[in-house]
A computed fold for a 106-nucleotide RNA from an Anaerolineae bacterium, annotated as SAM riboswitch aptamer (S box leader).
The prediction has a mean pLDDT of 83.
The model forms 97% of the base pairs in the Rfam consensus.
It matches the Rfam family "SAM riboswitch aptamer (S box leader)". Its family is annotated with regulation of gene expression in the Gene Ontology.

RNA sequence: CUCUCAUCAAGAGCGGCUGAGGGAACACGCCCUGCGAAGCCGCGGCAACCCCCGGAGUCCCGGGAAGGUGCCAAUUCGGACAGAGUACCCCUCUGGCAGAUGAGCG
Numbered sequence: 001c002u003c004u005c006a007u008c009a010a011g012a013g014c015g016g017c018u019g020a021g022g023g024a025a026c027a028c029g030c031c032c033u034g035c036g037a038a039g040c041c042g043c044g045g046c047a048a049c050c051c052c053c054g055g056a057g058u059c060c061c062g063g064g065a066a067g068g069u070g071c072c073a074a075u076u077c078g079g080a081c082a083g084a085g086u087a088c089c090c091c092u093c094u095g096g097c098a099g100a101u102g103a104g105c106g
Stems, first nucleotide, its partner, number of pairs: 001106001003104006013043005021032003026079001028078002044072003049068002051064005076098001081095005
């Protein structure tokens, strides 16, 4: 990095350094930000994919949180692509594309 599978409506801070941006990409929105963005560091936390224990014998259920990750504004912030519900629009739902995270083969 490609591919495969699973999940993505919940949850989670306080300091230090720094100093203007950030919310993946993108029409368009909307939001966060000098009452300090993004980044880095310290300590902390959330969670439960791998993992550990037990049950089942299936792809699940319960428990654990030492280790490997991950995460700690807003539904993956909304949206854009398609379909359905809509007289059309708005709006709602479903799906897709893309993305993130984990595990696995390569």